A computed fold for an 80-nucleotide RNA from Actinoplanes rectilineatus, annotated as c-di-GMP-I riboswitch aptamer. Rfam family: c-di-GMP-I riboswitch aptamer. Gene Ontology term of the family: cyclic-di-GMP binding.
RNA sequence: UACCCGACAAGGCAAACCCGUCGCGAGACGGGGACGCAAAGCCAGGGGCCUCCCGGUUCGGAGGUAGCCCAGCCGCCGAA
Numbered sequence: 001u002a003c004c005c006g007a008c009a010a011g012g013c014a015a016a017c018c019c020g021u022c023g024c025g026a027g028a029c030g031g032g033g034a035c036g037c038a039a040a041g042c043c044a045g046g047g048g049c050c051u052c053c054c055g056g057u058u059c060g061g062a063g064g065u066a067g068c069c070c071a072g073c074c075g076c077c078g079a080a
Base pairs, nucleotide, nucleotide: 006077012037013036017032018031019030020029021028022027035067041073042072045070046069047068048065049064050063051062052061053060
């Protein structure tokens, strides 16, 4: 110095729910609020789940979700 790991320290993020706005919807954004999180930082490439369209279904298409998982990128501290 790097990796694994997760003590110390400094901090960070923000579930449900409520209010407002946008959206057919899943949901997103802003404010409040904290269930939790060592990547709960970024990212839609592969899956999963959710929504919409066609519609009897299948197939297909268009979206959403990264706080579902894998992959990719960046990153604070430095004990055992």
About this RNA: The prediction has a mean pLDDT of 87. NCBI's taxonomy places the organism under Bacteria, Bacillati, Actinomycetes, Micromonosporaceae, Actinoplanes.